[in-house]
Molecule: SAM riboswitch aptamer (S box leader)
RNA sequence: GAGUUAUACAGAAGAGGGGAGAGAACAGGCUCUGAGAACCUCUAGCAACCUCCCGAAAAUACGGGAAAAGGUGCUAAUACCUGGCCCUUCAAGGGGAUUAUAAUUU
Repeated sequence: GAGUUAUACAGAAGAGGGGAGAGAACAGGCUCUGAGAACCUCUAGCAACCUCCCGAAAAUACGGGAAAAGGUGCUAAUACCUGGCCCUUCAAGGGGAUUAUAAUUU
């Protein structure tokens, strides 16, 4: 990098460096930002995918629990909103695609 499966309206931020952008890409909105963006480092936290414990003799699945140890992830707004595909439809809603993350296969 590619495939598969699961999740994505909940939750959680301070400091130092940095110095103009950021919110995945394109279009349109909207928002954040010199009262300091992206990004980097440290510390803190959130969550519970892996993990750990129990149901049970074992494994898988499933259910319940923990966050102490370890691997990730995350800490403005639903994945910020809508569209690019499909369905129902007056408004609106559902699915898909895409993206992100995890686990796993290659």